[in-house]
Background
Model confidence (mean pLDDT): 77 of 100. A computed fold for an 86-nucleotide RNA from uncultured Atopostipes sp., annotated as THF (Tetrahydrofolate) riboswitch aptamer. The sequence is in RNAcentral, with records from MGnify.
RNA sequence: AGAGUAGAGAGGUCGCGUUAAGUGCUAGCGGAUGGGAUGUUGCCGUUAGACGAAAACUAGAUUUGCGAUUACCUCUCGCAUCCGCU
Numbered sequence: 001a002g003a004g005u006a007g008a009g010a011g012g013u014c015g016c017g018u019u020a021a022g023u024g025c026u027a028g029c030g031g032a033u034g035g036g037a038u039g040u041u042g043c044c045g046u047u048a049g050a051c052g053a054a055a056a057c058u059a060g061a062u063u064u065g066c067g068a069u070u071a072c073c074u075c076u077c078g079c080a081u082c083c084g085c086u
Base pairs, nucleotide, nucleotide: 001086002085007077008076009075010074011073012072013071015069016067017066018065025049026048027047028046029045030044031043035083036082037081038080039079055064056063
C1' cells in the first nucleotide's frame, strides 16, 4: 500500500398489498456485525405506542397504475482502534 463485514444507493426479475399488510416514526428489550479482540455509526429481530395511503379503464386479466412494499440478481460504494492476512 491492498483485500475482505454489517449494510447503503441505482437498475432488473418475481411476488405481496391496494378489504391496508408492509414501509417510515418514537420508546423498551435482545442479537449479529472484515480472520481475532474491543466497539460505535449503522443493521436485524421483538414488544408497546402514535401516525398513515391511489386507484383506474375494460373486450380481455399473466391489464395499467400506486406503495419510503418483499425476496433474489447485477453494478457502484462500504469498519473506528490494535493485531492478523497479501
Description
Its Rfam family is "THF (Tetrahydrofolate) riboswitch aptamer". Rfam 15.1 lists 747 matches to the family in 747 species. Rfam's curators write: Tetrahydrofolate (THF) riboswitch was first reported for Ames et al. as an RNA motif in 5' untranslated (5'-UTR)regions of folate transport and biosynthesis genes in Firmicutes genomes.